[in-house]
Large-subunit ribosomal RNA, domain VI from a bacterium, 252 nucleotides, folded computationally. Its Rfam family is "Bacterial large subunit ribosomal RNA". Its family is annotated with structural constituent of ribosome and ribosome in the Gene Ontology. A reference for the family is Yusupov et al. (2001), "Crystal structure of the ribosome at 5.5 A resolution", Science.
Context: one part of a larger RNA
RNA sequence: CGUAGAAAUUUGAGAAGGCUGAUCUCUAGUACGAGAGGACCGAGAUCAACGAACCUCUAGUGUACCAGCUGUCCUCCCAAGGGCACCGCUGGGUAGCUACGUUCGGUUAGGAUAAGCGCUGAAAGCAUCUAAGUGCGAAGCCGUCUUCAAGAUUAGAUUUCGUUAUCAGGCUCCUGGUAGACUACCAGGUUGAUAGGCAGUAGGUGAAAGCUCCGCGAGGAGUUGAGCCGAGCUGUACUAAUGUCCGAUCUA
Numbered sequence: 001c002g003u004a005g006a007a008a009u010u011u012g013a014g015a016a017g018g019c020u021g022a023u024c025u026c027u028a029g030u031a032c033g034a035g036a037g038g039a040c041c042g043a044g045a046u047c048a049a050c051g052a053a054c055c056u057c058u059a060g061u062g063u064a065c066c067a068g069c070u071g072u073c074c075u076c077c078c079a080a081g082g083g084c085a086c087c088g089c090u091g092g093g094u095a096g097c098u099a100c101g102u103u104c105g106g107u108u109a110g111g112a113u114a115a116g117c118g119c120u121g122a123a124a125g126c127a128u129c130u131a132a133g134u135g136c137g138a139a140g141c142c143g144u145c146u147u148c149a150a151g152a153u154u155a156g157a158u159u160u161c162g163u164u165a166u167c168a169g170g171c172u173c174c175u176g177g178u179a180g181a182c183u184a185c186c187a188g189g190u191u192g193a194u195a196g197g198c199a200g201u202a203g204g205u206g207a208a209a210g211c212u213c214c215g216c217g218a219g220g221a222g223u224u225g226a227g228c229c230g231a232g233c234u235g236u237a238c239u240a241a242u243g244u245c246c247g248a249u250c251u252a
Base pairs, nucleotide, nucleotide: 001151005161006160007159008158009157010156014148015147016146017145020048021047022046023045024044025043026042032037050105051104052103053102054101058099059098060097061096065092066091067090068089069088070085071084072083073082074081075080110142111141116136117135118134119133169246170245172243173189174188175187176186177185194240195239196238197236198235199234200233201232203229204228205227210223211222212221213220214219
């Protein structure tokens, strides 16, 4: 830009992906074989590699979370803290993101066939799967399964809304994230829980400071499962989501 207003839900022309392997058990020590050995077909179990999704568990990360520790500078000093030292070092760790973790997948009808195996059957009184006719038959083919898909210009379908009105609807702008390089997408914009704040809570760290007591002291105990806390969950309009613009033709 088109699909001659819009929104939602869709059909599927077409395209892409997938299709794996191993071991064990039963059938069965059966068929077969003198024995040694040892099946087809069929049924079941486990695992590997590969793939997808996810974070309940396990584990990793988690540089504005918590605690411990060293040196130095600063807050006059004590105490308590702050800066720097690879995030200063060390021990843990929420959300998110991950695998080493968890769950799931490769199934099954059907159709037409290949090699091959047939039925009926002449030419050629027989025979012959083939010449007329007709059947079975593969991880392969078409489909079944998963994903995308109407620029499929053959531009499809259904439902609802709207047609002169500051209509239906949409863009821009703003608050944001289940989205993301940007854009797009998605959730919202006061008729509001979209983000922040606040309250509660999950979870993390692991017992704050101050004070009191005990000890000559280094320290210890109590107050105290305390204090602090990023992303999680629930709630709450306190703060910020102001506004502007576009919106066709013909027919009835």